Transfer RNA from a Desulfobacteraceae bacterium, 74 nucleotides, folded computationally. Rfam family: tRNA. The coordinates come from a structure-prediction model, not an experiment, and the mean pLDDT is 83.
[in-house]
RNA sequence: UGAGGGUUAGUGUAGCGGCAACACGACGGGUUCUGGCCCCGUUAACAUAGGUUCGAAUCCUAUACCCUCAGCCA
Numbered sequence: 001u002g003a004g005g006g007u008u009a010g011u012g013u014a015g016c017g018g019c020a021a022c023a024c025g026a027c028g029g030g031u032u033c034u035g036g037c038c039c040c041g042u043u044a045a046c047a048u049a050g051g052u053u054c055g056a057a058u059c060c061u062a063u064a065c066c067c068u069c070a071g072c073c074a
Stems, first nucleotide, its partner, number of pairs: 001070007010024004018054001025043006047063005
């Protein structure tokens, strides 16, 4: 430098045009003699900027960052 893939709550992973979901975590409560387990509730996210569309996490463009492969110089 080129090609490909990726970026979604604190963490991990779904969702591939139509209400952003699940698990863990954190917080509060219940239960318990206490703690754990268990149960209930709350919490918080689509990398950035544009475009297409009635509607974008999803499609397109650019940028940033990460990974893989290939190449160039030394």
Taxonomically the source falls in Desulfobacteraceae (Bacteria, Pseudomonadati, Thermodesulfobacteriota, Desulfobacteria).